Small-subunit ribosomal RNA from a metagenome, 1494 nucleotides, folded computationally. The coordinates come from a structure-prediction model, not an experiment, and the mean pLDDT is 87.

RNA sequence: AGAGUUUGAUCAUGGCUCAGAUUGAACGCUGGCGGUAUGCUUAACACAUGCAAGUCGAACGGUAGCAGGCCUUCGGGCGCUGACGAGUGGCGGACGGGUGAGUAACGCGUAGGAAUCUGCCUGUUAGUGGGGGACAACGUGGGGAAACUCACGCUAAUACCGCAUACGCCCUACGGGGGAAAGGAGGGGAUCUUCGGACCUUUCGCUAACAGAUGAGCCUGCGUUAGAUUAGCUAGUUGGUAGGGUAAAGGCCUACCAAGGCGACGAUCUAUAGCUGGUCUGAGAGGACGAUCAGCCACACUGGGACUGAGACACGGCCCAGACUCCUACGGGAGGCAGCAGUGGGGAAUUUUGGACAAUGGGCGGAAGCCUGAUCCAGCAAUGCCGCGUGGGUGAAGACGGCCUGCGGGUUGUAAAGCCCUUUGGGUGGGGAAGACGGUCAUGGGAGCGAACACCUUCGAUGGCUGACGUUACCCACGAAACAAGCACCGGCCAACUCCGUGCCAGCAGCCGCGGUAAUACGGAGGGUGCGAGCGUUAAUCGGACUUACUGGGCGUAAAGCGCGCGUAGGCGGUUAGCUACGUCAGUGGUGAAAGCCCCGGGCUCAACCUGGGAACGGCCACUGAGACGAGUUAGCUCGAGUGCAGGCGAGGGGGGUGGAAUUCCCGGUGUAGCGGUGAAAUGCGUAGAGAUCGGGAGGAACAUCGAUGGCGAAGGCAGCCCUCUGGACUGACACUGACGCUGAGGUGCGAAAGCGUGGGGAGCAAACAGGAUUAGAUACCCUGGUAGUCCACGCGGUAAACGAUGAGAACUAGACGUUGGGCAGGUGACUGCUCGGUGUCGCAGCUAACGCGUUAAGUUCUCCGCCUGGGGAGUACGGCCGCAAGGUUGAAACUCAAAGGAAUUGACGGGGGCCCGCACAAGCGGUGGAGCAUGUGGUUUAAUUCGAUGCAACGCGCAGAACCUUACCUGCCCUUGACAGCCGCGGAACCCUGCCGAAAGGGAGGGGUGCCUUCGGGAGCCGCGAGACAGGUGCUGCAUGGCUGUCGUCAGCUCGUGUCGUGAGAUGUUGGGUUAAGUCCCGCAACGAGCGCAACCCCUGUCCCUCGUUGCCAGCGGGUAAAGCCGGGCACUCAAGGGAGACUGCCGGUGGUGAACCGGAGGAAGGUGGGGAUGACGUCAAGUCCUCAUGGCCUUUAUGGGCAGGGCGACACACGUGCUACAAUGGGCGGUACAAAGGGUCGCGAAACCGCGAGGUGGAGCCAAUCCUGGAAAGCCGCUCGUAGUCCGGAUCGGAGUCUGCAACUCGACUCCGUGAAGUCGGAAUCGCUAGUAAUCGUGGAUCAGCCAUGCCACGGUGAAUACGUUCCCGGGCCUUGUACACACCGCCCGUCACACCAUGGGAGUUGGCGGCACCAGAAGGCGGUAGCUGAACCGAAAGGGGGGCGCUGCCCACGGUGUGGUCAAUGACUGGGGUGAAGUCGAAACAAGGUA
Repeated sequence: AGAGUUUGAUCAUGGCUCAGAUUGAACGCUGGCGGUAUGCUUAACACAUGCAAGUCGAACGGUAGCAGGCCUUCGGGCGCUGACGAGUGGCGGACGGGUGAGUAACGCGUAGGAAUCUGCCUGUUAGUGGGGGACAACGUGGGGAAACUCACGCUAAUACCGCAUACGCCCUACGGGGGAAAGGAGGGGAUCUUCGGACCUUUCGCUAACAGAUGAGCCUGCGUUAGAUUAGCUAGUUGGUAGGGUAAAGGCCUACCAAGGCGACGAUCUAUAGCUGGUCUGAGAGGACGAUCAGCCACACUGGGACUGAGACACGGCCCAGACUCCUACGGGAGGCAGCAGUGGGGAAUUUUGGACAAUGGGCGGAAGCCUGAUCCAGCAAUGCCGCGUGGGUGAAGACGGCCUGCGGGUUGUAAAGCCCUUUGGGUGGGGAAGACGGUCAUGGGAGCGAACACCUUCGAUGGCUGACGUUACCCACGAAACAAGCACCGGCCAACUCCGUGCCAGCAGCCGCGGUAAUACGGAGGGUGCGAGCGUUAAUCGGACUUACUGGGCGUAAAGCGCGCGUAGGCGGUUAGCUACGUCAGUGGUGAAAGCCCCGGGCUCAACCUGGGAACGGCCACUGAGACGAGUUAGCUCGAGUGCAGGCGAGGGGGGUGGAAUUCCCGGUGUAGCGGUGAAAUGCGUAGAGAUCGGGAGGAACAUCGAUGGCGAAGGCAGCCCUCUGGACUGACACUGACGCUGAGGUGCGAAAGCGUGGGGAGCAAACAGGAUUAGAUACCCUGGUAGUCCACGCGGUAAACGAUGAGAACUAGACGUUGGGCAGGUGACUGCUCGGUGUCGCAGCUAACGCGUUAAGUUCUCCGCCUGGGGAGUACGGCCGCAAGGUUGAAACUCAAAGGAAUUGACGGGGGCCCGCACAAGCGGUGGAGCAUGUGGUUUAAUUCGAUGCAACGCGCAGAACCUUACCUGCCCUUGACAGCCGCGGAACCCUGCCGAAAGGGAGGGGUGCCUUCGGGAGCCGCGAGACAGGUGCUGCAUGGCUGUCGUCAGCUCGUGUCGUGAGAUGUUGGGUUAAGUCCCGCAACGAGCGCAACCCCUGUCCCUCGUUGCCAGCGGGUAAAGCCGGGCACUCAAGGGAGACUGCCGGUGGUGAACCGGAGGAAGGUGGGGAUGACGUCAAGUCCUCAUGGCCUUUAUGGGCAGGGCGACACACGUGCUACAAUGGGCGGUACAAAGGGUCGCGAAACCGCGAGGUGGAGCCAAUCCUGGAAAGCCGCUCGUAGUCCGGAUCGGAGUCUGCAACUCGACUCCGUGAAGUCGGAAUCGCUAGUAAUCGUGGAUCAGCCAUGCCACGGUGAAUACGUUCCCGGGCCUUGUACACACCGCCCGUCACACCAUGGGAGUUGGCGGCACCAGAAGGCGGUAGCUGAACCGAAAGGGGGGCGCUGCCCACGGUGUGGUCAAUGACUGGGGUGAAGUCGAAACAAGGUA
């Protein structure tokens, strides 16, 4: 520090996701030790049991219990001593400990303040005199189950109350007035004594006061969560006066007076929440959190209340009310773990009913000491952090085993074993700190006090005692490698790969996504990677996320500029000078607790941890200073802004009037059969006279031309002409005001169309509606009608793609060319130059993701406002506000997705455009589709009908030969190392013959036969037997593959290097202008070149020449025949087969750009590629083939292999493709007669001759073939016949008889002869081939092959046409361009209703509950006040009585409770609304290409 994910790819936008760190965690698997920290985050739910706050006898009366002593009548007695239950009294139970419910608050934080209190503690001052009356305990009696309680009686005090005194203290009208106390203990010489003591002294107390310290109360500035779908709140409310109250200021409380106070800088309300130091994260700024530790606050079952006290409205106190639990004798009582343990419950989840006061600290005490679940320790938990160990070294035969394998090996792996060594931790034994300072006891000493060598206080010294932890830490010895490794992951992100299993199943998954038969993604294994006593998962926070942007984002098209003005608050603001010092800056001081973080040290062996010091603590406050800038204030200035004057400008706005054209309607004239409308029609109108045409009239609406790329307005918007009222900008030159400005949350005004209300108006147009068409339908598009509406007046509404999708204002930053309004200058003029304002186009810099913007910015800056934060849900719901309504405005959530979206790129596509090809259409010729048959296919059938090929590009295809074989299929019979390969062992030559069983395969028997090489050991080949490793498979996967092939397509394309352009995909080149069959060539050009294709080179053919002439040929010469190159001879010709020439737009004319090239011509056998073939670019179709072959994987192994026989591949109700033969006279039949080419032939072709009607037979010459054979070519030509007929057409089918091949023609061959003589009379929709030696037509040959189902295929020649105007249309293709929401690419994408399932949500008659508001009722305990009833002390008084108090009663306040009312939140609800999601449902076809109506 980034990465993955939208796309075919790209850039940018944008969300989602991941890698990091962290946790009071939990869960899964696993688990050796130690140190250290932490441990109910949930039910502030309920709690059994024990403990958590007591102590003081040196305050008191005392003596229940214990111990000692004394006395004793031996029953017991004596508080005498140590002590001490209960009680009186004092101090402490307001600390410590727990929890976070409440609280949005002066609660907390920080900085200040004044009107206060403060027990114990410290210092200082002054006192501590003298009296009195009670009440507990106790005793007696009574009530009660208990808790407890009543009556009477006795008694002490440091308990209570007076009196005295009062330096200081308090009150005061300044005269004065008021108010305290307590004693205890130790010791003791003199003196006194009632023998108790007084008294003295020491010490602890007590009272008053001042001061300090500590603690606490109160007030203030600033800071402190979210919601405006909470906008108004407030009656003690805000202030004053007086009084009350408090420790203390204060509406804190009361009375009266005034009417204030708070709020957009967010009051009130609602929700949530203890706050902080800090913790986690982060580079920081921030964000999240507020466990443990520390500070503050609040609370103590819930609510209320006060008492006591220095302090409480009191966790382990009291009273009352409530809920709950427990006891009860039913009458009454008791209780409060949010103390420590512990229990139940809740929960994913959080420990022992432990030890000790040894240390630290606290309470009481003079002290010893007691108490202390504070605390210190131990226990449990891998909950976190830190440390250690599970061994170290050596060890290659690279062992065994495992896994993989290309079978060679690789890997696990120096890993193990083996050898050498060590012993931490755990175990056993032994040793052994520190935590103990202090306290206390004993001994002895110094000092102080004092009359005192008592006492007491204090300071040293020596010795003893005091440790929960603790079997401590630590150290030593012994002992054996011995007891100690797991977890997750391995497709990318992200480090780590193979095998097997599985087969869209089972499963995985954080995101993208894996799994449908070779899964590095599932499960297992081997191996590997990462971390390690842990590792993963889940949850949560920050980070990455610049994804809320202060640091540090945006708004033309991605989300985002309010429709536009005016303007309030607010924010911001020209220029000069002075003053102030609020901001700002500097210095100094205070504070910012400790801990924590950071730095430097120190201590545990290290670390975690602990500890010392420092720094930091971003802040606040105070003082002093500076005076630039901002602010305030004073006084100016004129350039911003404005006013006056002059001038022209315009569809700017309101009102009134007025004009012509046109449509429609009405009246009249002329006139006759149609008009109208459409793609075509029909509805409609018209013989009752339409339409057309002429004249007249009515009425409404809109204003052609001018007119514009123009003008005006803030926007919406504004258009005939005239009048009137009125707003504005602009220009010019001067004068004036003197910052008066800009923006603008709320607010307010304007605001197209449609719409609404009331009243008018209504010609045309025209939602709705009706009819006619179209259509599968057509609630549409088209047509005929037609009502609201459109128009006017007044009012409402308040929206829009209200758009420049671009807020307003200001300044600055190249230009060029138009246009509009004004001014200046020059020119006779046309016009030109300058300038201000507006409006356009292009364009530099710059900006932008790109497109684009570019002085009219989307550039560079400043100011202010508005708005955005993934898509859907949704501009929806609820609530509020507005509206008559329609609706508008504000505006969510649940749920769901891994994207949605922008710009540009390359393709593909378009019922987009342009250009151009092709037998693509058209023009022609002949076919197919109808018939019969042949053949292939589908289907069906079958034991099997083997398998494959399936639009073009499967279907006379694989098959260029299925009777057996082939053959892969079926049935049956057999074989199991096998029909075939190679290895080993044994035997034998091989091989041949005979007969038996059997359908054969096979089985079994007999006979013959002894080979070749040799180093003499044996070996090679062949055969048989045996064993096992293995063979075999036309079994599967062509979607695992190679190879080969088809197709687009013989279409003209497909690319590369370098350069250039672009952020990039990519573009350029290859586009453009011409031209071509062609990316063929030329020209131009940021391109220049190159490659694969095209063309050419190759073959055949067309002309000529050369060479060579046998088997070919025969012109001339000779011979010869019935004839014949038959013979001699010849090689001229034909021909054969080798070589060469020839054609190149080369020449001429024209066109064109002096080009490429095209057109025409000459010459030539051939002319613009002469004709044909071979040749098939990058690629596409997961095209075809595992059954040609090869091959990975899988499957099979007495069978899915092998052998044999028979059957099947030939089936047949049908359907399709490809063909053959026909339907006839351009023909059929018969007779005669002519002319090819290219092939094939020895297991062959087979002549002559003879036989047969014929197929054929006999025969065997010749030929390994330019020699012989096949071999008669046929159409043609010359004649004859048939005469339009199911025929002298056609030949299917069937009967009979044969021939040939073959082991064998039944299933299932071909051919021949005789007989038979079917359909068919030219073929519906539709569809195929062909552009010249082509189509058509005629025959010939070959491969395969015993034969042949061949009418097929391949090849050969003979005869030999017609037509092409042309490119609109159909199909296919090429190039350019355009649009795109397509990219599996239009056979694409995609929308809505309906149906089904699931999910969340709105409404809903209501129902239930929570919360708080208002009004009223009621009113416990308590406080304050009142008081006439009752009532024992202290004081006064001689008494009566008084003062004061208590009880009771009562007024006020008030908790719980009750009634009514309206509000709000949540849950639920028959039914209902839409929404979302869901492999294969229905209907249509709305959008994306002009998406077929933009």